This is a predicted structure of a 116-nucleotide RNA (SAM riboswitch aptamer (S box leader)) from Listeria floridensis. The coordinates come from a structure-prediction model, not an experiment, and the mean pLDDT is 82. The sequence is in RNAcentral, with records from Ribocentre.
[in-house]
RNA sequence: CUCUUAUCAAGAGUGGCAGAGGGACUGGCCCUAUGAAGCCCGGCAACCCAACUUUUUUUUAAAAGUGAAGGUGCUAAUUCCAGCAAAUCAGUUUUAAUUGAUUUGAAAGAUAAGAG
Numbered sequence: 001c002u003c004u005u006a007u008c009a010a011g012a013g014u015g016g017c018a019g020a021g022g023g024a025c026u027g028g029c030c031c032u033a034u035g036a037a038g039c040c041c042g043g044c045a046a047c048c049c050a051a052c053u054u055u056u057u058u059u060u061a062a063a064a065g066u067g068a069a070g071g072u073g074c075u076a077a078u079u080c081c082a083g084c085a086a087a088u089c090a091g092u093u094u095u096a097a098u099u100g101a102u103u104u105g106a107a108a109g110a111u112a113a114g115a116g
Stems, first nucleotide, its partner, number of pairs: 001116008013041001015040003021031003025083004042075003047071002049067001051066006079108001084105010
């Protein structure tokens, strides 16, 4: 980097260093000198997983649960909202288009685990 699977409405800081950007992309809309990114500490969560418990004639296994030592991750706003398609409702008009709202699905993205 590519592929597969799963998840993405919950949760988490009045800390230290630092000093101007950040929210993937585009359009919005936001955050930010009352301190952005980044680093450290703290915290959250439970994908993998140490350990433990229970169940099961796949028993060197499997499933469920507890847990949080370890590997990641996350720690403004639903993945901040929309982007593509469809359905429903409403409006407009030149009557097959257009606008808005809602819902569903996809795409894109993020993270984990596995494979190449």